Small-subunit ribosomal RNA, 5' domain from an uncultured bacterium, 531 nucleotides, folded computationally. The RNAcentral record of the full RNA draws on ENA, Greengenes and SILVA.
Context: one part of a larger RNA
């Protein structure tokens, strides 16, 4: 000097920040991920139309289902990890890549299920079986695919090399999905979203290397898929990553291996610097998501609020059998010196997911609680004595608290009341110009311009402006020397104080207490911790 503190005493406002360091214990309860009807067929309920009528058409709302796409992010934790985790490199390569964006091609023709529903039955729940019957952008054969892929075969080029490269050529395997408006009498066109292949870019990921940084030698040898080759597996992809065979290798006093500690990093703190210490909040990366595995799905996990299995606990039961995972956001037990509200809104800024409208978002934005921290602001301001009252000392003349009060004259922060009131709100949508796709005076599209016009959690909040009045607002150490501040009583090595020296045994400036002085101030002192 610092702190994510902590405790004592005290204790107006206000900005700005920040708050489980310990039990990665255990969780009651809400809520934290959905969204698309412009992919699909239904139920249930409303409105319209058509029919006698049984039914039908078309539109809205809801419910689930199928189906896409999002749930791999956003959010939490620091338990493992001394490791290519993590910094760092314009080091590298044998790699993949949804959306995005810019290129080039295509989208052709059929086919069979199945949920939802509907019948029946089992079942305490969870859930389950059997039959019927139905739609797609949902599965699946065909076909077509320049280019891609794979063999093969010529040419040509590079390279020490396995071997890339590049061009013809055959042969093989691989593709698709439609939906919503508008113009037509239709035929048929356009235009928006989409649908496949195939290479470029962005951006992300994978994988490797060099070089940095913790403690132990009371840990010295340590190793058998270890180390290397060959060949093969597998992989998105090299590689003992895995396997067969071969060979005896590889590391190690420049610390191997082993035990301890511990998430790394940008940074933060202290210091004159060189350095030491430390990794809250913010921010990058990593790891984990009840403890241990394991895969499926997917462009991506080996997946926090996904499956499965096995502990271990909770919880339900009809005893057969089922549910569960706060290291999300508040909250509760509990543990500990300690650490917040079951708040409010999606208005901003972001994400998801839809042509949009808009849903959804404990991300995020506010709001609440804590002087935990930092900053500001206040508790008033001139005058006021022959210096009242009181307290305290006294050498009894006084001194001193003290201009201090009281009084007298002011001002009006700030809290109080009253009244006015924002920014954050814009590119949402809508209407016309332009420009632009079209053959089009259908239609449609757009980041550019003009113009309508809605949209606020904070909050009647910030600010303004009037009201009344000094009124509602000072503690907290310390005073013997380092050390700024002295005196009186009490007490008598007592009962006490201490950071170090060391005070206390009858005059204690050291213990209590008082006046009274010294520091700092909404704080003050204490204790821990680093430097």
């Nucleotide at each position: 000097g610092a702190c994510g503190a902590a405790c004592g005493c005290u204790g107006g406002c206000g900005g700005c920040g920040u708050g489980c360091c310990u039990a990665a214990c255990a969780c009651a309860u809400g809520c934290a991920a959905g969204u698309c009807g412009u992919a699909c067929g239904g139920g249930a309920c409303c409105g319209g139309g058509g029919g006698c009528a049984a039914c039908u058409c078309c539109g809205g709302u809801u419910c689930a289902g199928u189906g896409g796409c999002a749930g791999a992010c956003g959010g939490g934790u620091g338990c493992g990890u001394a490791a290519c985790a993590c910094g760092u490199g314009a080091g590298g390569a044998a790699c993949u890549u949804g959306u995005c964006c810019g290129u080039c091609g295509g989208u052709g023709g059929g086919g069979g299920a199945u949920a939802g529903c509907c019948g029946g039955c089992c079942c305490a729940a969870c859930g389950g079986c059997c039959g019927g019957g139905u739609a797609a952008u949902a599965c699946c054969g065909c076909a077509u695919a320049c280019g891609u892929c794979g063999c093969u075969g010529c040419g040509g080029g590079g390279g020490c090399a396995u071997c890339c490269c590049c061009g013809c050529a055959g042969c093989g395997g691989g593709a698709a999905a439609g939906c919503a408006g508008c113009c037509g009498c239709a035929a048929g066109g356009g235009u928006g979203c989409a649908c496949c292949g195939a290479g470029g870019g962005a951006g992300a990921g994978u994988c490797u290397c060099g070089c940095g940084g913790c403690c132990u030698a009371u840990c010295a040898g340590c190793u058998c898929g270890u180390u290397g080759g060959c060949g093969g597996g597998g992989u998105a992809a090299c590689g003992g990553c895995c396997c067969a065979c071969c060979a005896a290798g590889g590391c190690g006093a420049u610390g191997a291996c082993g035990g301890g500690u511990a998430g790394c990093u940008g940074g933060u703190c202290u210091g004159a610097g060189a350095g030491g210490a430390c990794g809250a909040u913010c921010a990058g990366c990593c790891a984990c998501a009840u403890u241990g595995g394991g895969a499926c799905u997917g462009a991506g996990a080996c997946a926090c609020g996904g499956c499965c299995c096995a502990g271990a606990c909770u919880c339900c039961u009809a005893c057969g059998g089922g549910a569960g995972g706060c290291a999300g956001c508040a909250g509760u037990g509990g543990g500990g010196a300690a650490u917040a509200u079951u708040g409010c809104g999606c208005a901003a800024u972001g994400g998801c997911c839809g042509c949009a409208a808009g849903g959804c978002u404990g991300a995020c934005g506010c709001a609440g609680c804590g002087a935990c921290g930092c900053c500001g602001c206040g508790u008033g301001u001139g005058g006021g004595a022959u210096g009242a009252c009181g307290g305290c000392c006294u050498u009894c003349g006084g001194g001193u608290u003290g201009u201090a009060a009281a009084c007298c004259a002011c001002u009006g922060u700030c809290a109080g009341g009253a009244g006015g009131g924002a920014c954050g709100a814009a590119u949402a949508c809508g209407g016309g110009g332009c420009c632009u796709c079209g053959a089009a005076c259908a239609g449609g599209g757009g980041a550019c311009c003009c113009u309508g016009g809605g949209u606020g959690a904070c909050g009647g909040u910030a600010c303004c402006u009037c009201c009344a009045g000094a009124g509602g607002a000072a503690g907290c150490g310390c005073c013997g020397g380092c050390u700024a501040a002295c005196u009186c009583c009490g007490u008598g090595c007592c009962a006490g104080c201490a950071g170090c020296c060391g005070c206390g045994g009858u005059a204690a400036u050291a213990c209590g207490g008082a006046g009274g002085g010294c520091g700092c101030g909404a704080g003050u002192g204490u204790u821990g911790u680093c430097c």